Background:
RNAcentral holds the sequence, with entries from ENA. Transfer RNA from a Candidatus Pacearchaeota archaeon, 74 nucleotides, folded computationally.

[in-house]
RNA sequence: GGGGAUGUAGUACAGUCUGGUUAGUAUCCGAGCCUUGGGAGUUCGUGACCCAGGUUCAAAUCCUGGCAUCCCCA
Numbered sequence: 001g002g003g004g005a006u007g008u009a010g011u012a013c014a015g016u017c018u019g020g021u022u023a024g025u026a027u028c029c030g031a032g033c034c035u036u037g038g039g040a041g042u043u044c045g046u047g048a049c050c051c052a053g054g055u056u057c058a059a060a061u062c063c064u065g066g067c068a069u070c071c072c073c074a
Base pairs, nucleotide, nucleotide: 001073002072003071004070005069006068007067010027011026012025013024020057029045030044031043032042033041050066051065052064053063054062
């Protein structure tokens, strides 16, 4: 220098292909119930789409550019 993949709660992932319900699951954290207390169990709650622009009635999803990480080629 060229090509490819990935980027979503504190952590690990799904959802993207085929745009449309309140962006879901596990775990962490906080609270309640339970217990003599703790643990376990159970219920509830807080918290996220890498950045900018574009298309569209509507974008995590499609398009363009950028950034970061990883892989391959030179």
Background
Rfam family: tRNA. By type it is a transfer RNA. The prediction has a mean pLDDT of 81.